[in-house]
RNA sequence: GGGCCGUUAGCUCAAUGGAUAGAGCAGAGGAUUUCUACUCCUCAGACGUGGGUUCGACUCCUACACGGCCUG
Numbered sequence: 001g002g003g004c005c006g007u008u009a010g011c012u013c014a015a016u017g018g019a020u021a022g023a024g025c026a027g028a029g030g031a032u033u034u035c036u037a038c039u040c041c042u043c044a045g046a047c048g049u050g051g052g053u054u055c056g057a058c059u060c061c062u063a064c065a066c067g068g069c070c071u072g
Stems, first nucleotide, its partner, number of pairs: 001071007010025004018055001027043005048064005
């Protein structure tokens, strides 16, 4: 340099072009407990960046950034 894959919550991952974008762990508050732990309830928290297609984009196209793998 070329090719392929990936980028969603603090972490690990979901999500047929139409859902209020969800789950587990972690975090905060509460219940329970003599205290802690366990358990239960509640809450907060995310679509890499720009552009395009579409009535509608996390999803399709494109450029870029970052990461991984293969290869000259």
The RNA shown here (transfer RNA) has 72 nucleotides and comes from an Actinomycetota bacterium. The source organism's lineage runs through Bacteria, Bacillati and Actinomycetota. Rfam family: tRNA. About the family: Transfer RNA (tRNA) molecules are approximately 80 nucleotides in length. The sequence is in RNAcentral, with records from ENA.